Predicted 3D model of a 91-nucleotide RNA (Glycine riboswitch aptamer) from an uncultured Rhodobacteraceae bacterium. Of the family's consensus pairs, 90% are formed in the model. The sequence was found by an Rfam model in a public genome assembly.
[in-house]
RNA sequence: AAUUACCCGCUGGGAGAAGUCGCCGACACGGCGGUGCCGAAGGAGCAAACGCGCCCCGGAAACUCUCAGGCAAAAGGACCAACGGGUAGGC
Numbered sequence: 001a002a003u004u005a006c007c008c009g010c011u012g013g014g015a016g017a018a019g020u021c022g023c024c025g026a027c028a029c030g031g032c033g034g035u036g037c038c039g040a041a042g043g044a045g046c047a048a049a050c051g052c053g054c055c056c057c058g059g060a061a062a063c064u065c066u067c068a069g070g071c072a073a074a075a076g077g078a079c080c081a082a083c084g085g086g087u088a089g090g091c
Stems, first nucleotide, its partner, number of pairs: 004088006011081003018035001020034005036071003042067001043065003050058002
């Protein structure tokens, strides 16, 4: 020095579900409303172990719920990887 973990940036990859019905419209891939559906932005919920003398309480997610978001394309997208930088450890 490399190897490790975390954070940030950037690049690439990245699923699912009506191109639905009605109305309005300067007629747009727009707006408003209805029904059906999806889960991988965000949000919310929970078990055992474990923590605590007991109770209470704490206790994860890609699980669950769908508030939000989404259901042609575009955009977004958890997560993964490469590269660059930072912090800690290490050498």